A computed fold for a 266-nucleotide RNA from an Actinomycetota bacterium, annotated as Bacterial large signal recognition particle RNA.
RNA sequence: CCGUGCUAGGCGGGGAGCUAGCGGUGCCCUGUACCCGCGAUCCGCUUCAGCGGGGCUGAAUCCCCGUCCGAGGCCCGGAUGGUCCGGGGCAGCUAUCGGCACGGAGCGUUGAGGGUCGGGUCCUGCGCGACGCCAACCUGCGAACCCGGUCAGGUCCGGAAGGAAGCAGCCGUAAGCGGGCGAUGGCGGGUGCCGCAGGAGCGCCUGGCCGGAGCUCCCGUGCCGGGAAGCGCUCGAGUCGUCCGAGGUCGACGGCGGGUGCACGG
Numbered sequence: 001c002c003g004u005g006c007u008a009g010g011c012g013g014g015g016a017g018c019u020a021g022c023g024g025u026g027c028c029c030u031g032u033a034c035c036c037g038c039g040a041u042c043c044g045c046u047u048c049a050g051c052g053g054g055g056c057u058g059a060a061u062c063c064c065c066g067u068c069c070g071a072g073g074c075c076c077g078g079a080u081g082g083u084c085c086g087g088g089g090c091a092g093c094u095a096u097c098g099g100c101a102c103g104g105a106g107c108g109u110u111g112a113g114g115g116u117c118g119g120g121u122c123c124u125g126c127g128c129g130a131c132g133c134c135a136a137c138c139u140g141c142g143a144a145c146c147c148g149g150u151c152a153g154g155u156c157c158g159g160a161a162g163g164a165a166g167c168a169g170c171c172g173u174a175a176g177c178g179g180g181c182g183a184u185g186g187c188g189g190g191u192g193c194c195g196c197a198g199g200a201g202c203g204c205c206u207g208g209c210c211g212g213a214g215c216u217c218c219c220g221u222g223c224c225g226g227g228a229a230g231c232g233c234u235c236g237a238g239u240c241g242u243c244c245g246a247g248g249u250c251g252a253c254g255g256c257g258g259g260u261g262c263a264c265g266g
Base pairs, nucleotide, nucleotide: 001266002265003264004263005262006261009057010056011055012030013029014028015027020046021045022044023043024042034054035053036052037051038050063259064258065257066256067255068254072250073249074248075247076245077244078243079242080241081240082239083238085236086235087234088233090232092231093230096226097225098224099223100222101221102220103219104218105216106215107214114210115209116208117207118206119205120204121203122199123198124197125196126195127194128192129191131188132187133186134185135184137180138179139178140177141176147172148171149170150169155164156163157162
C1' cells in the first nucleotide's frame, strides 16, 4: 500500500416552551436525515442520553474536535402605531342650547303679523233622543195526595125519601218556567255632529270687522354667547404589532483545518 472480516461511531441537528434539571412527543427554523410501539388531565430518565424491539452502514463525502459564516429563535434598550385601563387638568373641537344675519323651502293682496268682536274645544245644571235591563202587560206550559169546580165507578149515613166525603178522568188555576214586548213605570252608562241655561276663559282651531306686507323657524351656512371629560391634551400601567441597535445570547445548513481503530492474509 492492497484485500477480507469486525468494532467505536453514525443513520439528522437547533431555538423557544415545559421541567428541579435533562431528553423526547407537540410548535418554529434548517433541509431530506432507517422501520415499528408509547407519549400534554404528557412519556422516559438523572447524563456523551428519550424508553422498548428490529434493521442498515461502518474508519471516512459520511464519525469526532476546533474555527469561520450565519437561516432562525429568545433577551435587553430605544422610537413609533393600534387597542384598553387609570390619574391629572384645560387653552382647543364637537354633541347640544339661546340670540342675530343670510340663503333655501312653505304660507301670504283669493289679505301676512297685529288689534277687536264672536263661535268651538273645556266644566256645571236641567231636558230630549237612541240603546240595554227590570217590572207591569199579553201569551204558552204548569199540582199522584197536602189547590178549585164537576165528580163515572166504588165508599159512608139513612127503613126509605134523601144526604155526605171524595179517587181516576175532564175543565181551570197558584208558585214557577218559557216566549212576545208597540204603548206604560223604573233603572243604567266608554250613549248622542241633540236642545236650553250658566260658568271658565291659559292655550289651540275658526268666523266677521279694522288695517295693508309681511310671517313661519322646517332645512342649511356664518357670527356671538353658554356648554358636558365625548374627542383632543398630558402622565402612567397592560397588551398586540412595526422599525432601529458595529447590544447580548443560543445557533441549523455550509466552508476550512485537524483527529480516530482491531484481527487475519498478500
Its mean pLDDT, the model's own confidence on a scale to 100, is 78. It was read from a public genome assembly, where an Rfam model found it. Lineage of the source: Bacteria > Bacillati > Actinomycetota. Its Rfam family is "Bacterial large signal recognition particle RNA". From the family's description: The signal recognition particle (SRP) is a universally conserved ribonucleoprotein involved in the co-translational targeting of proteins to membranes. Rfam classes the family as a non-coding RNA gene. Of the family's consensus pairs, 95% are formed in the model.